RNA sequence: GCAGUUGUGGCGGAAUUGGCAUACGCGCUAGACUAAGGAUCUAGUGGUCGCAAGACCUUGCAGGUUCAAGUCCUGUCAACUGCA
Numbered sequence: 001g002c003a004g005u006u007g008u009g010g011c012g013g014a015a016u017u018g019g020c021a022u023a024c025g026c027g028c029u030a031g032a033c034u035a036a037g038g039a040u041c042u043a044g045u046g047g048u049c050g051c052a053a054g055a056c057c058u059u060g061c062a063g064g065u066u067c068a069a070g071u072c073c074u075g076u077c078a079a080c081u082g083c084a
Base pairs, nucleotide, nucleotide: 001083002082003081004080005079006078007077010026011025012024019067027045028044029043030042031041032040046057047056048055049054060076061075062074063073064072
């Protein structure tokens, strides 16, 4: 230099043919239990703003196509693999 794979909440990770983004697990928060803690059980948990109702943002980054994009297209960054 060329080709390919991967990139998603705090962490791992799912999302069929483009159609509710963040299922599920871990972790975390509150409660139950306990003398206290661990374990177990119940409920909640993407981010920002907001007293709240709610609003806005979010799949490495920047664009494009589409009524609609994690998914398709273009460029680009990083990690890894192969070829030279």
Predicted 3D model of an 84-nucleotide RNA (transfer RNA) from Turicibacter sp. The prediction has a mean pLDDT of 82. Rfam family: tRNA. It is annotated as a transfer RNA. NCBI's taxonomy places the organism under Bacteria, Bacillati, Bacillota, Turicibacteraceae, Turicibacter.